SAM riboswitch aptamer (S box leader) from a rhizosphere metagenome, 99 nucleotides, folded computationally.
RNAcentral holds the sequence, with entries from MGnify.
The coordinates come from a structure-prediction model, not an experiment, and the mean pLDDT is 84.
RNA sequence: UCUUAUCCAGAGCAGCGGAGGGAUCGGCCCGGUGAAGCUGCAGCAACCACCCCCUUUGGGAAAGGUGCUAAUUCCGACAGCGGAUGCUGGACGAUAAGA
Numbered sequence: 001u002c003u004u005a006u007c008c009a010g011a012g013c014a015g016c017g018g019a020g021g022g023a024u025c026g027g028c029c030c031g032g033u034g035a036a037g038c039u040g041c042a043g044c045a046a047c048c049a050c051c052c053c054c055u056u057u058g059g060g061a062a063a064g065g066u067g068c069u070a071a072u073u074c075c076g077a078c079a080g081c082g083g084a085u086g087c088u089g090g091a092c093g094a095u096a097a098g099a
Stems, first nucleotide, its partner, number of pairs: 001099007012041005020030003024077004042069003047065002050060003078089004
């Protein structure tokens, strides 16, 4: 970089640190009652791997490889429909597995 799948559920404390963070832009939020980052422990989920099943898009388990633990991917961005709050689809992004 490409392909496929998923993204309205779920899950946080402590130590160090010391002003930013929520991808981008706009909005709206979070933050010295302590942001980012790092570490420890805990937890959530179940993509891969594992077990069962003739098979599957089924079921199971959670020791392993990842991921995640404010707000729907926080909301919108582009298009269609609609009188409109809005609805549907897409793009972007994230994660996994494969190439």